[in-house]
RNA sequence: GUCCUGUUAGCUCAGUAGGUAGAGCAUUUGACUUUUAAUCAAAGGGUCGCGCGUUCGAGUCGCGCACAGGACA
Numbered sequence: 001g002u003c004c005u006g007u008u009a010g011c012u013c014a015g016u017a018g019g020u021a022g023a024g025c026a027u028u029u030g031a032c033u034u035u036u037a038a039u040c041a042a043a044g045g046g047u048c049g050c051g052c053g054u055u056c057g058a059g060u061c062g063c064g065c066a067c068a069g070g071a072c073a
Base pairs, nucleotide, nucleotide: 001072002071003070004069005068006067007066010025011024012023013022019056027043028042029041030040031039049065050064051063052062053061
């Protein structure tokens, strides 16, 4: 330098033809328990790496950039 993959909640990840974003763990609150733990219920938490574009509508499509990993030179 060229090409490929990835970037979504505090962490690990899903999101299957574009239609107002989810799970597990963690955190907080409540129930239960003599207490802790476990169990059950609920809640909070994300401008989907950044910017531009396409579209009535973008996590999803296009372009550029950044970062991480890999292949080739």
Molecule: transfer RNA
Organism: Bacilli bacterium